[in-house]
């Protein structure tokens, strides 16, 4: 200096135009003498800012962090 990928919750990780799944952790509740375990109910408007769209986590632009190639 050119190219490419990634970025959804605290962690990890689906969803790729019609309002975000699932384990684990965390917080309340059953249950239990207590605790374990087991159940139920919660907790992200998707990395930032713009643009298209009747609608964006999806698409396009830039920014930024990270990582890989080539030189």
């Nucleotide at each position: 200096a050119g190219g490419g990928a990634a970025u959804u919750a605290g962690c990890a990780a689906a969803g790729u135009g019609g309002u975000a799944a699932u384990g684990c952790u965390c917080g309340g509740g059953a249950c239990u003498c207590u605790g374990a375990c087991u159940c139920c109910c919660g907790c992200a408007c998707c990395g930032g800012u713009g643009g298209u769209u009747c609608g964006a986590u999806c698409c396009c632009a830039u920014c930024a962090u990270u990582c890989c190639c080539u030189g």
This is a predicted structure of a 71-nucleotide RNA (transfer RNA) from Paenibacillus psychroresistens. RNAcentral holds the sequence, with entries from ENA and Rfam. NCBI's taxonomy places the organism under Bacteria, Bacillati, Bacilli, Caryophanales, Paenibacillus. The prediction has a mean pLDDT of 80. Its Rfam family is "tRNA". Rfam classes the family as a transfer RNA. Rfam's curators write: Transfer RNA (tRNA) molecules are approximately 80 nucleotides in length.